[in-house]
A computed fold for a 403-nucleotide RNA from a Pseudomonadota bacterium, annotated as Bacterial RNase P class A.
RNA sequence: CCAGACGGCCGGACGACCGCGGGGUGCUUCGCGCACCGCGAGGAAAGUCCGGGCUCCACGGAGAUAAGGGUGCCGGGUAACGCCCGGCGGGCGCGAGCCCAGGGACAGUGCAACAGAGAAAGACCGCCAAAGCCUUGUCUGCUUUCGGGUAGGCCGGGCCGGUAAGGGUGAAACGGUGGUGUAAGAGACCACCGCGGACGCGGCAACGCGGACGGCAUGGCAAACCCCACCCGGAGCAAGACCAAAUAGGGGCGGCACGCGAAGGGCAACCUUCGCAGGUCGGUUUCCGGACCGCCGCCCGGGUCGGUUGCUUGAGGCCGUCAGCAAUGGCGGUCCUAGAGGAAUGGUCGUCGUCGCCCGGCAACGGGCGUCACAGAACCCGGCUUACAGGCCGUCUGGCUUU
Numbered sequence: 001c002c003a004g005a006c007g008g009c010c011g012g013a014c015g016a017c018c019g020c021g022g023g024g025u026g027c028u029u030c031g032c033g034c035a036c037c038g039c040g041a042g043g044a045a046a047g048u049c050c051g052g053g054c055u056c057c058a059c060g061g062a063g064a065u066a067a068g069g070g071u072g073c074c075g076g077g078u079a080a081c082g083c084c085c086g087g088c089g090g091g092c093g094c095g096a097g098c099c100c101a102g103g104g105a106c107a108g109u110g111c112a113a114c115a116g117a118g119a120a121a122g123a124c125c126g127c128c129a130a131a132g133c134c135u136u137g138u139c140u141g142c143u144u145u146c147g148g149g150u151a152g153g154c155c156g157g158g159c160c161g162g163u164a165a166g167g168g169u170g171a172a173a174c175g176g177u178g179g180u181g182u183a184a185g186a187g188a189c190c191a192c193c194g195c196g197g198a199c200g201c202g203g204c205a206a207c208g209c210g211g212a213c214g215g216c217a218u219g220g221c222a223a224a225c226c227c228c229a230c231c232c233g234g235a236g237c238a239a240g241a242c243c244a245a246a247u248a249g250g251g252g253c254g255g256c257a258c259g260c261g262a263a264g265g266g267c268a269a270c271c272u273u274c275g276c277a278g279g280u281c282g283g284u285u286u287c288c289g290g291a292c293c294g295c296c297g298c299c300c301g302g303g304u305c306g307g308u309u310g311c312u313u314g315a316g317g318c319c320g321u322c323a324g325c326a327a328u329g330g331c332g333g334u335c336c337u338a339g340a341g342g343a344a345u346g347g348u349c350g351u352c353g354u355c356g357c358c359c360g361g362c363a364a365c366g367g368g369c370g371u372c373a374c375a376g377a378a379c380c381c382g383g384c385u386u387a388c389a390g391g392c393c394g395u396c397u398g399g400c401u402u403u
Base pairs, nucleotide, nucleotide: 001399002398003397004396005395006394007393008392009391010390012352013351014350015349016348017347018346020040021039023037024036025035026034027033042374046385047384049383050382051381052380053379054236055235056234057233059289060288061287062286063285064284065283068232069231070230071229072228073087074086075085076084077083088102089100090099091098092097103227104226108225109224110221111220124167125166126163127162128161132159133158134157135156137154138153139152140151141150142149143148175193176192177191178190179189180188195214196213199210200209201208202207240309241308242307243306250300251299252298253297254296255295256294259276260275261274262273263272264271265270278293279292280291281290316335317334318333319332320331321330322329323328353372355370356369357368358367359366360365
């Protein structure tokens, strides 16, 4: 100097005039009035994908189990998580680094088109005179009525058979290389590699290393259904609380239940209270406790859609220090940094700045034109994901090079 990786930050500034929202102080003619002070959109406020705080709901606690959903190596962090940190294993990269929907394929089911012999099975082309059988030709022996016959051998061919090393098909073919052996081959056997249960050592662990041993192989897909381990009440600020106002504390139908005892009221029907029993209580069920007193379902109809609050002091920010590889936590100090309610933080002017192009210039620099990203709280917080013009800083990696 070039290229790259990881992490962090900024993403307009200043001035003038006018104008907004909420808070504090003072005044006040008490009027959404006046004056002053300080505060006023984000790193993602976005997506609504996760986890919570908070609020309400009669159901709550312990155990078992079903459906549904979530997570899926180990350890740590956290209020919690599907998040973050560190590590292990696998993959990519020369490397710094990056990625992984990372438990199970001998629990079961399923899928892999076509091609190919065959996809968890099998012989298309090839190779094989080992054994058995047949045969053209030929050689030798014996024999011959000289036409041949017979026995054995050789070359070639065929049947039966052997083979899965070579070739082919395919995304993938029941291990790889080299040798022994064989008729030709094959883990059939051997060496090395690979694979595997057990054992030893290191590590909290995932896992790693290692001599000996073993069958020499029971492939792939679970981001297919599934199995296994662990976790999970519901609804949500349009939650909820209060005030005011108004209507019709409305009407109809069906099912189940309406038990016992005592007391009181009543002519009776029945009603009220207490006790026991019974019923209901967001899958089912057991135990303990509790609440309610009828329970369940359907149809028609009416009122209020106003105001106050919830609403911002927090699992809070910043600085320092200690512990830790880190995430993060402890301690100390300091700060208060939007709360609208159809939704405020803006408008105009001037100067400067960033970036791009052009002109002048050796350069510094000057001038002109254009541009200045993604994008706006709505109860709050921790994450993830997505978007982002341009610029700056730090650390590390690779390459060139002595300028």
Its Rfam family is "Bacterial RNase P class A". Gene Ontology terms of the family: dimeric ribonuclease P complex, ribonuclease P activity and tRNA processing. It is annotated as a ribozyme. Rfam describes the family as follows. Ribonuclease P (RNase P) is a ubiquitous endoribonuclease, found in archaea, bacteria and eukarya as well as chloroplasts and mitochondria. Lineage of the source: Bacteria > Pseudomonadati > Pseudomonadota.